Predicted 3D model of a 583-nucleotide part of an RNA (large-subunit ribosomal RNA, domain V) from an uncultured Nitrospirota bacterium.
The coordinates come from a structure-prediction model, not an experiment, and the mean pLDDT is 84.
Its Rfam family is "Bacterial large subunit ribosomal RNA". Gene Ontology terms of the family: ribosome and structural constituent of ribosome.
[in-house]
Context: one part of a larger RNA
Order: sequence, then structure tokens, then C1' cells
RNA sequence: CCCGCGGCAAGACGGAAAGACCCUGUGCACCUUUACUACAGCUUGGCAGUGAAUUUUGGGUCAUCAUGUGUAGGAUAGGUGGGAGGCUGUGAAACUGGCACGCCAGUGUCGGUGGAGCCAAUCUUGAAAUACCACCCUUGUUGGUCUAGGGUUCUAACCUGGGCCCGUUAUCCGGGUCAGGGACAUUGUCUGGUGGGUAGUUUGACUGGGGCGGUCGCCUCCCAAAAGGUAACGGAGGCGCGCGAUGGUCCCCUCAGGCUGGUCGGAAAUCAGCCGUAGAGUGUAAAGGCAAAAGGGAGCUUGACUGCGAGACCUACAAGUCGAGCAGGUGGGAAACCAGGUCUUAGUGAUCCGGCGGUUCCGAAUGGAAGGGCCGUCGCUCAACGGAUAAAAGGUACGCCGGGGAUAACAGGCUUAUCUCCUCCAAGAGUUCACAUCGACGAGGAGGUUUGGCACCUCGAUGUCGACUCAUCGCAUCCUGGAGCUGAAGCAGGUUCCAAGGGUUUGGCUGUUCGCCAAUUAAAGCGGUACGUGAGUUGGGUUUAGAACGUCGUGAGACAGUUCGGUCCCUAUCUGUCGUGGG
Repeated sequence: CCCGCGGCAAGACGGAAAGACCCUGUGCACCUUUACUACAGCUUGGCAGUGAAUUUUGGGUCAUCAUGUGUAGGAUAGGUGGGAGGCUGUGAAACUGGCACGCCAGUGUCGGUGGAGCCAAUCUUGAAAUACCACCCUUGUUGGUCUAGGGUUCUAACCUGGGCCCGUUAUCCGGGUCAGGGACAUUGUCUGGUGGGUAGUUUGACUGGGGCGGUCGCCUCCCAAAAGGUAACGGAGGCGCGCGAUGGUCCCCUCAGGCUGGUCGGAAAUCAGCCGUAGAGUGUAAAGGCAAAAGGGAGCUUGACUGCGAGACCUACAAGUCGAGCAGGUGGGAAACCAGGUCUUAGUGAUCCGGCGGUUCCGAAUGGAAGGGCCGUCGCUCAACGGAUAAAAGGUACGCCGGGGAUAACAGGCUUAUCUCCUCCAAGAGUUCACAUCGACGAGGAGGUUUGGCACCUCGAUGUCGACUCAUCGCAUCCUGGAGCUGAAGCAGGUUCCAAGGGUUUGGCUGUUCGCCAAUUAAAGCGGUACGUGAGUUGGGUUUAGAACGUCGUGAGACAGUUCGGUCCCUAUCUGUCGUGGG
């Protein structure tokens, strides 16, 4: 060196299972509910099946009879028209008794006595006699008829898992006959409500993983690298309007502030003079503008027009923006001219569906109409603002599937804010004296053991804390060894330098690492090794399914809260390593 045999399991990110955690999908399932929408079920009412009698309360209509004081006025004048007479022995006035109405003045009616009169045109009034007749109005009485509701009673529909008899040896069913209930109930149909009982679904995106928080459209500035454009959960602010004058035009004017002077009057009121490029003002944020003003006044006004629009800007589209000029009619101005809102840039919402006004459009044989089109206009915090629907929240540790190392938790990597250690400067402490020792305010590093940041390999799987076993390395050395300084007398120390050869305990509590405690020791070091080591062990903790407590939640359920319980597979091919044999 080659080839075996027997062991061990450190590696082959070993084998097994298209990761169960996490995210993602306009995936699925099941569960919940005061998510949405349905449906069953329950319930309300109308009508039908569904009849009779009586009583009562409404409404309509017909007939009868009554009914109607505002004030002035003999007085309870409903309205209008006709009207000069009407009523009375088929019994007037007056007296008397009862009833009804009553705004208690009286009116109407019935009975008795009575016996021949009573009322109207003339006076007050907007209107003249209920003297008489006719038609009506308000309110009411009585009667008929139609209709609606309520109560009571009935029996013949209908009901009886009440009795008896029969089919029939039958707790079904049917027939018969009693009894009970009864037009109710049950049923059909339409309808209002209720309705996780059931069902179908929804439950946004961005995001230095996701969730929680925040945001989502528009305007202004910076970032933005001197054209334009340009991202971030980068840095700052605004908007979801206002104004019929704060618009148009014509004619005027010039601000803020300062200095000086000046009654009350003061730092600032109004006044005068001078200086004053703008330091003011501009409805509202910021930027860019603006004094021939876009700023401040006054006059007259409605162009805050209708029909169009050459040509451009911007731009994926859809949108958005500017616009001379033409026609009509208008305002201001002597006119030239200016005016299609506002110094400019925010003040907003597509389509569908529907409403309103107009219209010389269409109009299912024709004429109309219904309906539609066209023009104008209205209704969305459709704000998740290019708006999936008119209409929508949650749980899953019982979970499932497709994917992702496009994206988190372990480990590694990069970084080193944080962490550990070191150095520099030296104010100060150290009686004196910065540097025996300690060292503020600061500065510079090293390391890669902490907590993080990033998300680069791994989600067709890299097993996660601690213990056990077995280790191996670093030195920033705990002990043992050698030195310097000392605020080192000695003993014992402090601090620094050299040094990794060897060593570095046993118990109690806790799952603990750690830590505290006890007893020892020369000492009971700090770290790396996938926080070494589960194809070596364990499985106490964490981190499935069961269950409970507290808390949260309406609930399903949830909780770096607690608690009891809870399947740890692999016969070694290669590398490695130990022992042994042959060539």
C1' cells in the first nucleotide's frame, strides 16, 4: 500500500414522510354568532272550506219627525226661491199636568179644562217672517234596506289516541250508534313578524414574516442627482370647500416697518413729514408668482354666457389641461379693447340603475299611448376613493389540500447598535502626590459567547431546552509555576506581565441553564465546538389531540398565564475511528 473480519456511531446537511409550525391561495372543510341572504319551523291577519237564530255597535242609502239664541232687536232669526194671505168647531187664545231638548231666555209634543179666536205686511236688521209652500245644509230620533264588527245560543259541515256494537279470533283501519266539542279548531292560499334550527357564502390590500398599529383618493414642498420623470411604513403640511361678490369691466390708489412731531393717547388707535423693492397683502396649505400690480378702494353690472373650436400639453387606456379664432346675444368703457368665473396649482367618483324638466327623434298592421332615445339636471365618506354585490362577521390545538426557504420560529452566514474585554486622554479620589490602587466627561479598538438587525443556503423536513455519557479546542488563567510595581516590614494581599502541562468536588430546592443555600477544596475559571454530543440515552420543560382553573370573548374559542395526562423508528453502504487477520 491492497483485500478482509469484528466493533463504535462523528459526518455523508444519512433513510423514512412533496413540513403538521409560519406565510401564501380572491383553495377546502367543519364550528360560532346581535356577519349577509335564504329556507324549514313557530306565529299574525285576510279569503276559502263555512251554516242557522238572536242581540248589540258602527257605516251607506231611502222615508218620517225634530234640530238650529254672536251684537241691534217684542226673541233660540240655518240658507235660497215662491208668496198676500194662512190656521181654527175633524175645536183657537188662556189655565193646568207629563215627556224631550236646552247656550235655563225658552222651544216642541201629548193629555185635561175651556170656548172663539191666533199669526203675517208696519219698528229695529247685511238678510224678513216656521203666516203658508218647495228644495237643500248641520246635528239627531224612529222605521225599512244593504254592509261590517262584537256577544250569546243552536247543529248539519268539520274534529274526537271518549263509550258501546259490527267486519273480527285484531289497542290498526273502516262502518254504525251514542256522547263531547263546533262553525272555533285543523287544512289550502296570500300576507306581516320571528327564525344559526338548517343551508349557501362573505369576512380587502400594502406590510423589512404575519398579527396588532398605521395607511389607501386629491393638492404643495424636500428627497429628485440644474429638462421632464423617479421609490421607501423617507421628511413636512393641507383638501373633500368658500364667495351673487371675494365674479366682469372702467377709473383711481400703494404696502409692512422705522424715525421725528403731535390734546386726552399709554409700546401699539387716528394725524403730519421723511425713509422705505415689498421685509405687507393675496378667502383657505405650501410652492411659484404679483407694485403697468394678481394687492387696496369706488361706479356700473352678470361673460360664474349659448353653439363651436384651428392647434397643442400630458398620457398605456380612460381621463385631465391650455387655447387663438368664428356665429348668436350681453356687460363695462369715449374708444382701443376686456370679459366663456375667482393670482395659479386641491375642494373629487367611471359605468349600470332610477327620478325630474325639455325635445322638430323611435313608436312591433295603422292612429295614439306605454316605453325608449337625445339635450339639461339630480341621487354614491361606491373614502379599500379605476368603484367585484342592492345586500356579508368570526373560530379551528379536530383540521385538510396546493405552494413557498419569494416569508417567520432553531441553527449557520453578514453586520456589531447592544454585549464582553482592551487601549488612549486625565478632571478628580487617594493626608501630600493624576497614573500603588480607582478613574468622570470623552476618544479609538478587539472579540463574535448576549439581545437585536438583515432574510443569504435549508419549508419534496438542517429534531428544539435541560440532564446523562463521551469529549476536543481557545486563553481574556480559578488552582498549581515564574516575574515587575506596590500606599510590599513579616504573614496575608492588590495590580500587571509570562505561562494552557495537569487539575478544576459532593449535596438540598427548581424541568431548569442560571441562581440561592449547605459542607468541603490548592482551585471549585470563562468561553467555542449546529447555545458540541437524541441513526449515543433520557423526555422533566416547551410545542398536537383529553380535561380543569383564572382572565378575555355574546359565542365557537383564545392566553411567552397556570395545572394533571400524553407512541422518541432505523439490521451501517461510503467516509471516519478502534481491534484483529491475510497478501